[in-house]
Context: one part of a larger RNA
RNA sequence: CGCCGAGUCUUGAGGGGGGUCCGGGAUAGUACGAGAGGACCUCUCGGAACUGACCUCUGGUGUACCAGCUGUUCCGCCAGGAGCAUCGCUGGGUAGCUAAGUCGGGAACUGAUAAGCGCUGAAAGUAUAUAAGCGCGAAGCAGGCCCCAAGAUUAGGACUCUUUUAGCUCGGUCAAAGACUAUGACCUUGAUAGGGCACAGGUGUAAGUCCUGUAAAGGAUUAAGCCGAGUGCUACUAAUAGAGCGAUAUUU
Numbered sequence: 001c002g003c004c005g006a007g008u009c010u011u012g013a014g015g016g017g018g019g020u021c022c023g024g025g026a027u028a029g030u031a032c033g034a035g036a037g038g039a040c041c042u043c044u045c046g047g048a049a050c051u052g053a054c055c056u057c058u059g060g061u062g063u064a065c066c067a068g069c070u071g072u073u074c075c076g077c078c079a080g081g082a083g084c085a086u087c088g089c090u091g092g093g094u095a096g097c098u099a100a101g102u103c104g105g106g107a108a109c110u111g112a113u114a115a116g117c118g119c120u121g122a123a124a125g126u127a128u129a130u131a132a133g134c135g136c137g138a139a140g141c142a143g144g145c146c147c148c149a150a151g152a153u154u155a156g157g158a159c160u161c162u163u164u165u166a167g168c169u170c171g172g173u174c175a176a177a178g179a180c181u182a183u184g185a186c187c188u189u190g191a192u193a194g195g196g197c198a199c200a201g202g203u204g205u206a207a208g209u210c211c212u213g214u215a216a217a218g219g220a221u222u223a224a225g226c227c228g229a230g231u232g233c234u235a236c237u238a239a240u241a242g243a244g245c246g247a248u249a250u251u252u
Base pairs, nucleotide, nucleotide: 001151005161006160007159008158009157010156014148015147016146017145020048021047022046023045024044025043026042032037050105051104052103053102054101058099059098060097061096065092066091067090068089069088070085071084072083073082074081075080109143110142111141116136117135118134119133167245168244169243170242171187172186173185174184175183192238193237194236195234196233197232198231199230201227202226203225208221209220210219211218212217
């Protein structure tokens, strides 16, 4: 830009992906075989690698969470803290992201076939799977499963709205999104983000005071205090006010 305005949901022409392998049990120590050995078929269980999704579990990470510890500088000193020292070091750890973790996948089935195996059957009174005709038969082919997909210019379909404009964009608060853009949520008729409250969860019993002890220290207050991203509630703060674009509908 097109597809005769817009929004939502779709069809699928066409394209892509996937298709792997191994072991155990039953059938059955059966068929077969002198024995040794040892099946097809069918059913069932487990696994390897690969692959998709996810974070409940097990863990990793988690430089804006908690605690412990050392040196030094500072807050006048004690106590308590702050800065720096690889995030100073150490022990843990929410969300998120993750694998080594969890769940799933390959298929079944259908159609047409290959090699191959057949039925009926003449040319050629027999024979012959082939000449007419018909059937079976692969991890392969076409579907089936997953993904993209109407620029499929043959530009599809359904529903709803639409000059009383429908709708879109700009602007703003943002995240499940993200380099920018885009996508998605929301903009007071509001829970979009921040804050507040509660909870989950993490750390592990704060400071101060009191008690015991000569003291180091221990105990009580106290499963305390602190707490990033999580869940819910709550308009306290900020999403103000607005502007632009926008149809071949209708009549002639």
This is a predicted structure of a 252-nucleotide part of an RNA (large-subunit ribosomal RNA, domain VI) from Candidatus Nealsonbacteria bacterium CG11_big_fil_rev_8_21_14_0_20_37_68. Its Rfam family is "Bacterial large subunit ribosomal RNA". Clan: LSU clan. The source organism's lineage runs through Bacteria, Bacteria candidate phyla and Candidatus Nealsoniibacteriota. It was read from a public genome assembly.